[in-house]
Molecule: c-di-GMP-I-GGC riboswitch aptamer
RNA sequence: CUCGAUAAAGGCAAACCCGCCGCAAGACGGGGGCGCAAAGCAACGGGUCCUUUAGACGGAUCGCCGAGCUGCCGAGG
Numbered sequence: 001c002u003c004g005a006u007a008a009a010g011g012c013a014a015a016c017c018c019g020c021c022g023c024a025a026g027a028c029g030g031g032g033g034c035g036c037a038a039a040g041c042a043a044c045g046g047g048u049c050c051u052u053u054a055g056a057c058g059g060a061u062c063g064c065c066g067a068g069c070u071g072c073c074g075a076g077g
Stems, first nucleotide, its partner, number of pairs: 001076004011036002016031004021026001034063001040069002044066003047061004
């Protein structure tokens, strides 16, 4: 630098259910486990969603994509 094996050690945790916060999208805690090699961090660009009569402003999502920062184990060079 490139890659991710039916390897090993660990990690995260979708839907759904319960609690709780929020107008909502959705967040958080517990259960759960579909998946994930950055499903770690972070709303910078695009997308999507909420709010609104509509737009703007504002908000949510990085487990939609791209860019950025950091990183475990192993393989190859």